[in-house]
Context: one part of a larger RNA
């Protein structure tokens, strides 16, 4: 290269968007570039293959044929793929009308709870633990009322619920704003699918600057326990953790399961719509659709399992694997303030 993979064995890029490209729906005309037939030349000769023939056979020589699947030119073929013309609507969208929603940014407000400040009661402990101590308190703590700072987090509701590409989102209220569902129309008319490279977007923790600091807490410090205790416990406590604006660009970024699209028993929940039936209303029943979950059939799997939201049967691209270790290292090259991050080997050696 073929071939076989990619939940858990080695492999699915964290995620979108999009260029190249690869594929791409129905009907009809037209071309004839791929496609396919035919005919010409050509495709040296020798060897290979088959029939022969010469040396007593072979090996060797020789004779004819076959093949040389190839390439050009030329005559046709139109199914199918290309181009091009014209039409269509099932795919994709676009318009009205609705729904739900912790989906986004921004600017505003609440309470409760911690903590700290003042100020009254008020007296000897408080705290912490397995059990104790460091710690904090007669300079009146802790409990308890009042009153203010300030900062973070949003109890209940709250759901194998909801929304989001994914990371993630969870008091309230405004204002800006992206997507999704549903139900009938009418309208573009294939405008689509997936994307090497690009480019955006991306938890925590980290990094610069400037803010801000209630509670928590890496580092640190002390009490403990231990032979020992650089931990686990327990007193304290800085950096963060918050805001802002800028970088980092990784995670068990995980459904360890790449996007789309199409088929394929059933049954039981739920969440948002729509249609019915029934009801004074609601709850109720049926029955479609988009989700989101719990079983099981077929049928996959080594086997766990998965099973219409597939790891069944298929298509279409892309992306990544290829024995362990050396190593996701070293070198080099991007990138980055840095910390590193992407790209990525080899000798060894089992």
């Nucleotide at each position: 290269c073929u071939g076989g993979g990619c939940g858990u064995a080695a492999a699915g890029c964290g995620c979108a968007c999009g260029u190249a490209g690869g594929c791409g729906g129905u009907u009809a005309g037209g071309u004839a570039a791929g496609u396919c037939a035919g005919a010409u030349g050509u495709g040296a000769a020798a060897g290979c293959c088959c029939c022969g023939g010469g040396u007593u056979u072979a090996a060797c020589c020789u004779g004819g044929g076959a093949a040389c699947u190839g390439c050009a030119u030329u005559u046709g073929a139109u199914a199918c793929u290309g181009c091009u013309u014209a039409a269509c609507u099932a795919g994709a969208g676009u318009a009205u009308a609705g729904u739900a929603g912790a989906g986004g940014c921004a600017a505003g407000u609440g309470g409760a709870a911690u903590u700290c400040c003042a100020g009254g009661u008020g007296u000897a402990g408080c705290g912490g633990u397995g059990a104790a101590a460091u710690g904090c308190g007669u300079a009146g703590a802790u409990a308890u009322c009042u009153g203010g700072a300030g900062g973070a987090a949003u109890a209940u509701u709250a759901g194998u619920g909801g929304c989001g590409a994914a990371g993630g989102c969870g008091a309230c209220u405004u204002g800006c704003u992206g997507g999704a569902c549903u139900a009938a129309u009418a309208c573009u008319g294939a405008c689509g699918c997936u994307g090497a490279g690009g480019u955006g977007c991306g938890a925590a923790a980290g990094c610069g600057u400037g803010g801000g600091g209630a509670g928590u807490a890496a580092a640190c410090a002390g009490g403990a326990u231990u032979a020992g205790a650089u931990a686990c416990c327990c007193u304290g406590g800085u950096a963060g953790u918050c805001c802002a604006c800028g970088c980092c660009g990784u995670a068990a970024a995980c459904g360890a399961u790449g996007u789309c699209a199409a088929c394929u028993a059933g049954c039981c929940g739920u969440u948002g719509g729509g249609a019915g039936c029934a009801u004074u209303u609601a709850a109720g029943c049926u029955u479609u659709u988009a989700g989101u979950g719990g079983c099981g059939c077929a049928g996959c799997c080594a086997a766990c399992g998965c099973a219409u939201u597939a790891a069944g049967u298929u298509g279409a691209c892309c992306g990544c694997c290829u024995g362990g270790g050396g190593a996701g290292u070293a070198c080099g090259c991007g990138c980055g303030c840095a910390a590193g991050c992407g790209u990525a080997a080899a000798a060894c050696u089992c």
A computed fold for a 350-nucleotide part of an RNA from a metagenome, annotated as small-subunit ribosomal RNA, central domain.
Its mean pLDDT, the model's own confidence on a scale to 100, is 89.
The RNAcentral record of the full RNA draws on SILVA.